Background:
This is a predicted structure of a 509-nucleotide part of an RNA (small-subunit ribosomal RNA, 5' domain) from an uncultured bacterium. The prediction has a mean pLDDT of 86. The RNAcentral record of the full RNA draws on ENA and SILVA.

Context: one part of a larger RNA
RNA sequence: GACGAACGCUGGCGGCGUGCCUAAUGCAUGCAAGUCGAGCGACGAAUAGGUGCGGGUAACCAAGCCUAUUACGGAGCGGCGAACGGGUGAGUAACACGUGAGCAACCUGCCCCGAAGACCGGGAUAGCCCAGGGAAACUUGGAUUAAUACCGGAUAUCCUCCUUUGAUCGCAUGGUCGUUGGAAGAAAUGCUUUUACGCUUCGGGAUGGGCUCGCGGCCUAUCAGCUUGUUGGUGGGGUAACGGCCUACCAAGGCGUCGACGGGUAGCUGGUCUGAGAGGACGAUCAGCCACACUGGGACUGAGACACGGCCCAGACUCCUACGGGAGGCAGCAGCAGGGAAUUUUGCGCAAUGGGCGAAAGCCUGACGCAGCAACGCCGCGUGGGGGAUGAAGGCCUUCGGGUUGUAAACCCCUUUUAGGAGGGACGAAAUUGACGGUACCUCCAGAAAAAGCCCCGGCCAACUACGUGCCAGCAGCCGCGGUAAUACGUAGGGGGCGAGCGUUGUCC
Repeated sequence: GACGAACGCUGGCGGCGUGCCUAAUGCAUGCAAGUCGAGCGACGAAUAGGUGCGGGUAACCAAGCCUAUUACGGAGCGGCGAACGGGUGAGUAACACGUGAGCAACCUGCCCCGAAGACCGGGAUAGCCCAGGGAAACUUGGAUUAAUACCGGAUAUCCUCCUUUGAUCGCAUGGUCGUUGGAAGAAAUGCUUUUACGCUUCGGGAUGGGCUCGCGGCCUAUCAGCUUGUUGGUGGGGUAACGGCCUACCAAGGCGUCGACGGGUAGCUGGUCUGAGAGGACGAUCAGCCACACUGGGACUGAGACACGGCCCAGACUCCUACGGGAGGCAGCAGCAGGGAAUUUUGCGCAAUGGGCGAAAGCCUGACGCAGCAACGCCGCGUGGGGGAUGAAGGCCUUCGGGUUGUAAACCCCUUUUAGGAGGGACGAAAUUGACGGUACCUCCAGAAAAAGCCCCGGCCAACUACGUGCCAGCAGCCGCGGUAAUACGUAGGGGGCGAGCGUUGUCC
């Protein structure tokens, strides 16, 4: 000098930041991922019309049924999203990260550009209904129905594979562009407010990802040898793709004192702190990458996951149970318990920015924007200004003359920042949309009014006397003070330093 700090004493205001460093301990409750009726069929509701058991002398009322309509409702099928956003740092010494290259070994939903196409058919299933099982979670059977759900056939610009052949390029495996013949492979003429949105195939782009390599960044030799899918080859499998990635066979290799292997520690970086720099230490907030989601394992779906708020299995734990069986996962936002020296509200809003879905209106969004709490940090402001000597009183000291507190106070004259009261009142939004917020800001009003402490005074180190104590009580960062005149302990007066803070402790330079 610095800090995500804590502790002690003290504490007026504002702006901007920051706030579980410990138990990746366990969690009550609420919320954090939905959306589309312009994909589909039912059901319900409301409204209108028709019919109408029935009631009424009549006008008419009216259960039920049918039809139409809808910014309506809750389920279901289907589509897209849920792989983003948000959290944490356990693991990881590794191509995890940083940086620079390579992929002639790769993928890429939505988006953009270009080319071509969408023909003919079919059978189901959820829901609803009926019957049943179960305490529940849930589940079985039957009947029936739709689609942009599913399936079969056709077509093929084209793609893939096999085949004939030419040109050209590359460091190699080989690539690119043509060409002959053959095989296989699409779709939803869907929806609609009728002109949009969608569907299929192919080529290109953009974006995002995957893989490989060079170099770089911890400690330890009281770890010296390590390795059998191990190192390489061939055939096969697998993947989007190369590859011992996997497998069969063959060979016996591969790594290591330029530190292999083992052990310890640790997420990495942009950066942060310090320092003249070189360097050292650190990796909170913000940003990029990685890893993880109760612990361990596994795959499914999908363009993308081996998937925090998905599934299956095993385990520990918690909860429900009719004892047969079930349910759960805050390292999301708040919040609770626990641990700890220590770290906040079970707040408001989708108004802005951004995201998902939708043609749109819009819906959802604890991302985000705000507010609340905390002197935790940085910055700014205030607690008044001028005058005022008989140098008042009081305190303290005194050589008893006086000195000092001290222009300090009183007193006089002013001012009104902030806080308080009243009125007006935003920007942020293009519009009828503003949580913040009647906030910021502006104007007016009253009155010095409501607002100062903490540490130190032996030397280092700025600031001295008195009393008390008497190696006691105590102080102390180091040197050291204290045993009867202590500037070093305690108190008081005075002084010094900093100031809404001041000291102490811890850690780094």